The part of an RNA shown here (small-subunit ribosomal RNA, 5' domain) has 475 nucleotides and comes from a metagenome.
Context: one part of a larger RNA
């Protein structure tokens, strides 16, 4: 000097843009954040109707989705990241292609009876469907295997146009895994290792491997820092710097790890899952005391830590994403308002003319200077801002939260809009008056003990400006 996700103290008109728990991964009251499909399926309840049937709406049973999106940095010095490569893999929707899509059966929910519990909830025993589950077939193409053999599929709705299902195969898209290089401190850490290094076989995975195991071998790692220890999310990037370098890892974006703590696997293409499950464990909270319920490092909020960090808003209109054949539903993702001078940017608080240099204040050598074109006055102008009226693009034939918002048009009036700091030297800016080594100043050097440009006021001056000036950090 520059820069901050800044905080503090005086001040504060506007407006675009951006940013806002950096401390307790500390607890959390209440809402809301993940559901959709009745064109898969059988009921229940409403209404219309004698009926058969519509229609509306609710759970179940199915199916897709809840491994996305969205938080937060707790661990992690490690194939975690970044970089550049490999081979031994899987991929649900999607896209291409090439075949199939036949027969059958036997049950569970809901419902319907009869219980148990305070409650969450649950126990019998009947009754039914299906794209829910099984068996049989066919099986080019598929899998094992040299061969022969042998294994292994499916599902219908229906307005008859369509949408599905099933096997393979190719893309694609993401995903697992391996290896090189790179990646912080500390020798006041010097040895560290039994699944250890490593072969043979098996196991196990979608797949390589001591990933597991069983036998055999005795290996592997290290002064080019192994082993402990300590800290710490990595990266694009960010600040600084002339640049090499230093420093940092907010916001945005990749990627990883985690979701009250600790452990598991289920289900599924995918998880060992934030708002799913199971045991354990701490804490809260209901209860009849017998047992149960919860998980804001989602949005907003509370309480508590702290110098500090915001609204218990509005809409899905637009972007995206779920889930439907579509209408359409959700979507605190997202887009929008709302609070904060936190920053960065831009504008304004008037212009022009105006000496008898007025009054006033301060200073004086008492003549005067000086605040000074400053005010007053006298002629303008109205940006922001109020007030009146119009009134958008953003969206496409409809649909706009934002918003009666941006913008344009008219009225009135100089009218509503300046403060912070500094003035000894570094360092731009000087007198006077209190004080009198007191009170106090201070980044260094120092000021201050009766003339103090260096405390304090005041008058002038310097500087920056909706801010200015302290702390802090970092180059």
């Nucleotide at each position: 000097g520059a820069a901050c996700g800044a905080a503090c103290g005086c001040u504060g008109g506007c407006g675009g843009c951006a940013g806002g728990c950096c401390u307790c991964a500390a607890a959390c009251a209440u809402g809301c954040a993940a559901g959709u499909c009745u064109a898969g399926g059988g009921g229940g309840u409403g209404u219309a109707g004698c009926a058969a049937u519509a229609c509306a709406u609710c759970a179940c049973c199915g199916g897709c989705g809840g491994a996305c999106g969205g938080g937060u940095g707790c661990g992690u010095a490690a194939c975690g990241c970044g970089u550049g490569g490999g081979a031994a893999u899987a991929u649900a929707c999607c896209u291409a292609u090439u075949g199939g899509u036949u027969c059958g059966g036997a049950a569970c929910a809901a419902c319907u009876g009869a219980g148990g519990g305070a409650a969450a909830c649950u126990u019998c025993a009947g009754c039914u469907a299906a794209u829910a589950c099984c068996g049989a077939a066919u099986g080019u193409g598929c899998c094992c295997g040299u061969a022969a053999g042998g294994g292994g599929a499916a599902a219908g709705a229906u307005u008859u146009a369509u949408c599905g299902c099933c096997a393979a195969u190719a893309g694609a898209u993401u995903a697992g895994c391996c290896c090189g290089c790179g990646u912080a401190g500390g020798a006041u850490u010097a040895g560290c290792u039994a699944g250890u290094u490593g072969g043979u076989g098996g196991g196990g995975u979608a797949a390589u491997g001591g990933c597991c195991c069983a036998c055999c071998a005795a290996g592997g790692c290290u002064c080019c820092g192994a082993u402990c220890c300590u800290u710490a999310g990595c990266u694009g990037u960010u600040c600084u710097g002339a640049g090499a370098g230093g420093a940092a890892g907010a916001u945005c974006a990749g990627c990883c790890a985690c979701a009250c703590u600790g452990g598991g696997a289920c289900u599924g293409a995918g998880a060992c899952a934030c708002g799913g499950c199971c045991c354990a464990g701490a804490c809260u909270c209901c209860u009849a005391c017998g047992g149960g319920a919860g998980g804001c490092a989602g949005c907003a909020g509370u309480u508590g830590g702290g110098a500090a960090u915001c609204u218990u808003g509005g809409a899905c209109a637009a972007u995206g994403g779920g889930g439907g054949a579509a209408a359409c539903c959700c979507u605190g993702a997202u887009c929008c308002a709302g609070c904060c001078a936190u920053g960065c940017c831009g504008c304004g608080u008037g212009a022009g003319u105006g000496a008898u240099g007025a009054a006033g204040g301060c200073c004086u050598u008492c003549g005067g200077g000086u605040u000074g074109u400053a005010a007053a006055a006298c002629u303008c102008u109205u940006u922001c801002g109020a007030c009146g009226g119009g009134g958008a693009c953003g969206a496409u034939a409809a649909u706009g939260a934002c918003g009666g918002u941006a913008c344009c048009c008219g009225u009135a009036g100089a009218a509503g809009a300046a403060g912070c700091u500094c003035c000894g030297g570094c360092u731009a800016a000087c007198u006077u008056c209190g004080u009198g080594c007191c009170a106090g100043c201070a980044g260094c050097c120092g000021c201050g003990g009766u003339a103090a440009u260096a405390c304090g006021a005041a008058g002038g001056g310097g500087g920056c400006u909706a801010g200015c000036g302290u702390u802090g950090u970092u180059c």
Model confidence (mean pLDDT): 87 of 100.